This is a predicted structure of a 72-nucleotide RNA (transfer RNA) from a Verrucomicrobiales bacterium.
Its Rfam family is "tRNA". It is annotated as a transfer RNA.

RNA sequence: GGAGCUUUAGCUUAGUGGUAGAGCGUCCGCUUCACACGCGGAAGGUCACUGGUUCGAACCCAGUAAGCUCCA
Repeated sequence: GGAGCUUUAGCUUAGUGGUAGAGCGUCCGCUUCACACGCGGAAGGUCACUGGUUCGAACCCAGUAAGCUCCA
């Protein structure tokens, strides 16, 4: 210098054009003398960023950034 892949909640991740989900964690309640386990509930998201396409974008397109890998 060139190419590919990845980027979604605190962490691990699902989601291939029509309401953004789960597990763990956190908080509250039930349970217990208390804690843990278990059960129920809640909070928590600029979907890396900037543009574009579309009636509508986490999803498609371009660029940028970061990380990983390969080629030279």
The prediction has a mean pLDDT of 84. It was read from a public genome assembly.